Source information:
The part of an RNA shown here (large-subunit ribosomal RNA, domain VI) has 265 nucleotides and comes from a Dehalococcoidia bacterium. Taxonomically the source falls in Dehalococcoidia (Bacteria, Bacillati, Chloroflexota). It was read from a public genome assembly. The coordinates come from a structure-prediction model, not an experiment, and the mean pLDDT is 91. Its Rfam family is "Bacterial large subunit ribosomal RNA". The literature on the family includes a 2001 paper in Science by Yusupov et al., "Crystal structure of the ribosome at 5.5 A resolution".
[in-house]
Context: one part of a larger RNA
């Protein structure tokens, strides 16, 4: 900005793109060939390889925002508890999220035309000949057939819903206003995401936070009591602590709001 009124929302596919691999095993069957040695076609079936795409249940890896263990020093006036600094100080562990060695899962079946090649009917040429007319099969390949984009496909499509025919200048075409369906700006913010988009809300409200539940990770705080000369151990205690994960509640912010948008040649 177009797609002959403004809209919101589902979609048709012109047309483009992706994928397209293969190996071993078992049966059939030690059958059918073959003197034997060997050993199929056809057709079922089970297991890998590579490569692709998609998630994170399990398996694992990261997790410098959760937990805990310990050394050194500096501090909080000492103790006892902590904090700082040392690559995240060093170490065991680990929720979300991303992740791949983890998981599903795909190539395909069919179909349609054909290639080399096998025919069929046949004559030119009383015969033969798959061809000159006719007519059947025949590939991982060719045209569908899965998968994805896609009406700027200007040849601008289809469906379904919502909104009305206002007001003022003009003779008209036009212009100019206020609206309507709707959108736009603003904020809150993630399942999106460089920016934008997108999508989920904005008090008629569970979007972020925060509080409480959980689930999940540590792995049994801190004080006190009990033993023990002490370091330590026990008990109180499956404690405390706790990010992203799942619910739930208006405490906190999303306030009040503004603009923008048809009249149908």
């Nucleotide at each position: 900005c177009g797609c002959a009124g403004g809209a919101a929302g589902u979609u048709u596919g012109a047309g483009g793109g992706g994928a397209g691999c293969u190996u071993u095993c078992c049966c059939u069957a030690g059958u059918a060939c073959g003197a034997g040695a060997g050993g199929a076609c056809c057709g079922g079936g089970a297991a890998g390889g590579a490569c692709g795409u998609a998630c994170c249940u399990c398996u694992g890896g990261u997790g410098u925002u959760c937990c805990g263990g310990u050394u050194g020093u500096c501090c909080c006036g000492c103790c006892a508890g902590g904090g700082g600094c040392a690559c995240u100080g060093c170490c065991g562990g680990g929720u979300a999220g991303c992740u791949a060695u983890g998981u599903a899962c795909g190539g395909a079946a069919c179909g349609g035309a054909u290639a080399a090649g096998c025919g069929c009917u046949g004559a030119a040429a009383g015969c033969a000949u798959c061809u000159a007319a006719g007519u059947g099969c025949g590939a991982a390949g060719c045209c569908g057939g899965c998968c994805c984009c896609a009406a700027g496909a200007u040849g601008a499509g289809a469906c379904u819903u919502c909104c009305c025919a206002c007001c003022c200048c003009g003779a008209g075409a036009g212009g100019g206003g206020g609206u309507a369906a709707g959108g736009c700006c603003g904020c809150a913010g993630a399942g999106a995401g460089a920016c934008u988009a997108u999508c989920u809300g904005c008090u008629c409200g569970a979007u972020a936070g925060g509080c409480c539940g959980c689930a999940g990770g540590u792995g049994u705080a801190a004080g006190c009591g009990c033993a023990g000369c002490a370091a330590u151990g026990c008990g109180u205690u499956c404690a405390g602590c706790c990010g992203a994960g799942c619910g739930g509640u208006a405490c906190u912010a999303a306030u009040c709001g503004g603009c923008c948008g048809a009249g149908g040649a």